A computed fold for a 534-nucleotide part of an RNA from an uncultured bacterium, annotated as small-subunit ribosomal RNA, 5' domain.
Its mean pLDDT, the model's own confidence on a scale to 100, is 83.
[in-house]
Context: one part of a larger RNA
RNA sequence: AACGAACGCUGGCGGCGUGCCUAAUACAUGCAAGUCGUGCGUGAUCUUGGGGCUUGCUCCAAGUGAAAGCGGCGAACGGGUGAGUAACACGUAAACAAUCUGCCUGUAAAUUCGGGAUAACCUUGCCAACGCGGGGCUAAUACCGGAUGUGGCCUUUGGGGCGCAUGCCCCGGAGUCUAAAGGCGCUUCACGGCGCUGUUUACAGAUGAGUUUGCGUCCCAUUAGCUUGUUGGCGGGGUAACGGCCCACCAAGGCGAUGAUGGGUAGCCGGCCUGAGAGGGUGAACGGCCACAUUGGGACUGAGAUACGGCCCAGACUCCUACGGGAGGCAGCAGUAGGGAAUUUUGCGCAAUGGGCGAAAGCCUGACGCAGCAACGCCGCGUGAGUGAUGACGGCCUUCGGGUUGUAAAGCUCUGUUGUACGGGAAGAAAAGGUCGGGGAGGAAAUGCCUCGGCUCUGACGGUACCGUGCGAGGAAGCUCCGGCUAACUACGUGCCAGCAGCCGCGGUAAUACGUAGGGAGCGAGCGUUGUUC
Numbered sequence: 001a002a003c004g005a006a007c008g009c010u011g012g013c014g015g016c017g018u019g020c021c022u023a024a025u026a027c028a029u030g031c032a033a034g035u036c037g038u039g040c041g042u043g044a045u046c047u048u049g050g051g052g053c054u055u056g057c058u059c060c061a062a063g064u065g066a067a068a069g070c071g072g073c074g075a076a077c078g079g080g081u082g083a084g085u086a087a088c089a090c091g092u093a094a095a096c097a098a099u100c101u102g103c104c105u106g107u108a109a110a111u112u113c114g115g116g117a118u119a120a121c122c123u124u125g126c127c128a129a130c131g132c133g134g135g136g137c138u139a140a141u142a143c144c145g146g147a148u149g150u151g152g153c154c155u156u157u158g159g160g161g162c163g164c165a166u167g168c169c170c171c172g173g174a175g176u177c178u179a180a181a182g183g184c185g186c187u188u189c190a191c192g193g194c195g196c197u198g199u200u201u202a203c204a205g206a207u208g209a210g211u212u213u214g215c216g217u218c219c220c221a222u223u224a225g226c227u228u229g230u231u232g233g234c235g236g237g238g239u240a241a242c243g244g245c246c247c248a249c250c251a252a253g254g255c256g257a258u259g260a261u262g263g264g265u266a267g268c269c270g271g272c273c274u275g276a277g278a279g280g281g282u283g284a285a286c287g288g289c290c291a292c293a294u295u296g297g298g299a300c301u302g303a304g305a306u307a308c309g310g311c312c313c314a315g316a317c318u319c320c321u322a323c324g325g326g327a328g329g330c331a332g333c334a335g336u337a338g339g340g341a342a343u344u345u346u347g348c349g350c351a352a353u354g355g356g357c358g359a360a361a362g363c364c365u366g367a368c369g370c371a372g373c374a375a376c377g378c379c380g381c382g383u384g385a386g387u388g389a390u391g392a393c394g395g396c397c398u399u400c401g402g403g404u405u406g407u408a409a410a411g412c413u414c415u416g417u418u419g420u421a422c423g424g425g426a427a428g429a430a431a432a433g434g435u436c437g438g439g440g441a442g443g444a445a446a447u448g449c450c451u452c453g454g455c456u457c458u459g460a461c462g463g464u465a466c467c468g469u470g471c472g473a474g475g476a477a478g479c480u481c482c483g484g485c486u487a488a489c490u491a492c493g494u495g496c497c498a499g500c501a502g503c504c505g506c507g508g509u510a511a512u513a514c515g516u517a518g519g520g521a522g523c524g525a526g527c528g529u530u531g532u533u534c
Base pairs, nucleotide, nucleotide: 001533002532003531005530006529007528008527009526012381013380014379015378016377017376018374019373020339025337026336027335029334030333031332034073035072036071039070040069042067046063047062048061049060050059051058052057080292081291082290090216091215092214093213094212095211096210099209100208104205105204106203107202108201109200110199111198112146113145114144115143121136122135123134124133125132126131151178152177154175155174156173157172158171159170160169161168162167182197183196184195185194186193187192218264219263220262225255226254227253230252231251232250233249235247236246237245267289268288269287270286271282272281273280274279294315295314296313297312298311317328318327319326320325345371347370348369349368353367354365355364356363357362384414385413386412387411394405395404396403397402418475419471420470421469422468423467424466428461433456434455435454436453437452438451439450440449478523479522480521481520482519483504484503485502489518490517491516492515493514499506500505
């Protein structure tokens, strides 16, 4: 000097930050991931109209549209934690001629003909529960088959270009294989045409990811030898992809005092703290990467996971049970218990920013924006200002003359930061949307598309910040130290006792070192102590 601090005494306000460093211990309760009816079939409820009529039921039509289901996208992001990891985990610089990439952008081409199911629903059975069957009906952008092939993969073949070793790229011929799905709107008598959106094939881009490599990355030699898929080859399997990644066969290699192997410790970095620097320490908050999600293992789905709020198995634990069997996972946000010197509210809002879904309106969002608690930190402000000497009273000291507290107080004159009361009152919100109007490309036209302008709508914080007026010095100062280091001294008490202490050391009868008082010094809403780092 610093701190994610704690403890003691004290404590007025504001702004901005920060807040389980310990038990990756166990968790009650609520919330934290949904959305789309412009993909699909049902359709509770309610409203209106009409009929029958037993006057409160039933039937029909139109509208409304809850709820669950099928289907799509998302759920792999965002949020948490640092257990493991000494490793291509991370940092940095490269490589992929060994790779994948949903949504998005651009380019080219297409979007054809059919089929069989199934949930929901109806009905029926079993079960304590979780749940599980049987029968019947139905739809799709769900599933399956055929066609076409701009293209693409593979095989074969001709030509050209290039490179960095394996090789790569481009143009052409032949053959096999290979795709799709609709929805909404406008116009039209109709056929049809047009627009938006989606789907398919392919190429390119962007983004994200995967793999490989050079260098760097803690302690112990009181750890000296380690290794059999081990090291390499050949052939295969597997993967998006290279590779002992895996397998069969062959060879006997590979690493190591330039520290292998083993043990201990640890997430890494940008940074942060310190320091003149070199260096040392550290990795809270914020940002990047990695790993993990009760412990261990496994795959499924998918563009992407070996998936925190998905699945399966095993273990421990908790809960329910009709004892046959089931349910669960806060290292998400709050919160509880426990541990601990120690760390907050079971708050408000989606108004802003961002994300998911949707054509949109919108819905969801404990991300986020805010508020609450805590002097935990930094910064700012205040607790008054001027004047005031019989140097008052009181206290303390005294050589008894006086000195000091001390312009300090009182008194007088002011101010109104802050406080309190009342009144006014924001910026953060312009977008999307709605509506009205103008222009443009395209088109037979219209919707739609692009663009410009006017109006309108939306604030959790919050009646907050801020502003004005009234009141009134009123409500707001402590803590540590005073032997030397080190700024600041006297009196009394005590008598090697009680005690102090960072080091030297004080205390055994005049203690500036203990305790109290007066005085003084330092900092100040803080001041000291302890811990840790330089």